[in-house]
């Protein structure tokens, strides 16, 4: 110097002209009205005004309403260990396994398969109950042939039968290698190795790691198949929910305990006899107003504890609240980045700095509010690390 | 502010208890006919919306996205 990896920060600045939402102050006008008042509207001045994702709506909460306390059964979710948190499927740290990269590092999985059920296509002899196509053997048993006068012995063939070493199939063939053994073989036996289970010791908070010893010699994969185990979970959602004004109706009819009220089902308990609930018909509201509404698991700085996520303490700050929905447009200067140059300076060189000209600035946009995840995003900077190259 | 469904051949849809992706219509070629239609035979055509994972094996199972359609107050 180039290419990258991990973590974090930022998302141009200043000035001018015009414009918008909310809010405060002053002034003018209109109105309700007679009050140090309320409402509307306009002008001037001040303050303030999007994000890291405001997005997808995928999780978790706060808040609000549903009278709601318990049990059983369904249903859904999560799943290594320890910690963090209001909570989570999130975050931090660690363990084991698999995959990618030369590497820094990244991605994914991870309760249970010697509880039960199920599946493993095609190929192959055989697919979890093992099994025998080619093959090897055929000792002990049977039949036949040769040899022989005949028989025994010997040799050969076939069969019953034995075997699983080798071939071949497959994603997977029921431990591997070597030896003993045998008719041929085989954990049948032995040594070493791998793996499983029990016990013991050490390390660790734990998942687990290391070592020793014993055992039967070996137990396939799939639970992102059913399932089993452990833990968690009521429903609806700010158009939740509440208040006020005007107009009209100041409603009509029917049903309600063998019922309804928590919304998967059932059971028990508790509350509700009207100002309640449900159904039908009719009327109003459709550009009504206000509260909820933005001070909150809030932000910034410092210190302490912790590897970290985070917690605690102190100080300071107030930071959009719209409702056809504001937060914008144009111009100039500066800064930043990229490209080009036959220019200038420096260096041994890789290259660096400057000058001139041209170009670029993304994704996107609050709507009850938070904590996450995921996705989109021109780029710039900081810290640590990796690989490659150049010079000394 | 929320909820639900779907994406497979040019079109409309099956297949989704995992095992070679199909049907109808349409297209092409041939036959029948004097000709066309109908009919008969043959045939081509697929990133199964995208990416990653589980599995020996994924349209199908799991996770995250993209697109389309519908609904509630």
């Nucleotide at each position: 110097g180039g290419a990258g990896c991990a973590g974090g920060u930022c998302a141009g600045g200043c000035g001018g002209u015009c414009g918008c939402g909310c809010u405060c102050g002053c002034c003018g006008c209109c109105u309700c009205u007679u009050c140090u008042g309320g409402g509307g509207u306009g002008g001037c001045g001040g303050g303030u005004g999007a994000g890291g994702a405001a997005a997808g709506u995928c999780c978790g909460g706060a808040c609000u309403c549903c009278u709601c306390g318990g049990g059983c059964c369904a249903g859904g979710g999560u799943g290594c260990u320890g910690g963090g948190u209001a909570a989570c499927g999130c975050c931090c740290a660690g363990g084991u396994c698999g995959g990618g990269g030369u590497g820094a590092c990244c991605c994914g999985a991870u309760g249970g398969a010697a509880a039960g059920u199920g599946c493993c296509a095609c190929a192959g002899a055989a697919a979890a109950c093992a099994g025998a196509c080619c093959g090897c053997c055929g000792a002990a048993g049977g039949c036949c042939c040769c040899c022989u006068c005949g028989a025994c012995a010997g040799g050969g063939g076939c069969c019953a039968g034995g075997c699983a070493a080798g071939g071949g199939u497959g994603a997977a063939a029921a431990g591997g290698u070597g030896g003993u053994g045998u008719a041929a073989g085989a954990g049948a036996c032995c040594a070493c190795c791998a793996g499983c289970g029990g016990c013991c010791g050490c390390c660790g908070a734990g998942a687990g790691g290391c070592g020793g010893u014993c055992g039967g010699c070996u137990u396939g994969g799939c639970a992102a198949a059913c399932c089993c185990c452990a833990c968690c979970c009521g429903g609806a959602g700010c158009a939740a929910g509440g208040c006020c004004a005007a107009a009209u109706a100041g409603g009509a009819g029917g049903g309600c305990a063998u019922g309804g009220g928590a919304c998967g089902g059932c059971c028990c308990g508790c509350c509700c006899a009207a100002c309640g609930c449900c159904c039908u018909c009719g009327g109003g509201u459709u550009c009504g107003g206000c509260c909820g509404c933005u001070u909150g698991a809030g932000g910034c700085c410092u210190g302490u504890g912790g590897c970290a996520a985070c917690a605690c303490a102190g100080g300071c700050c107030c930071c959009a609240g719209a409702u056809g929905a504001a937060u914008g447009a144009c111009c100039g200067c500066c800064a930043c980045c990229c490209c080009a140059g036959a220019c200038c300076g420096g260096g041994c060189a890789a290259c660096c700095g400057g000058c001139u000209g041209g170009g670029g600035g993304a994704c996107a946009g609050a709507a009850u509010c938070c904590g996450g995840c995921u996705u989109a995003u021109c780029g710039a900077c900081c810290u640590g690390c990796u690989c490659c190259g150049g010079g000394c | 502010u929320c909820c639900c469904c779907g994406g497979u051949a040019g079109c409309u849809c099956a297949g989704c208890u995992g095992g070679c992706a199909g049907a109808g219509c349409g297209g092409g070629c041939g036959g029948c006919u004097g000709u066309u239609a109908a009919c008969c035979g043959c045939u081509a055509g697929g990133u199964c919306g995208c990416a990653g994972g589980u599995u020996c094996g994924a349209a199908u199972c799991c996770u995250g996205c993209c697109c389309g359609g519908g609904g509630a107050g």
Molecule: RNase P RNA; transfer RNA
Organism: Candidatus Poribacteria bacterium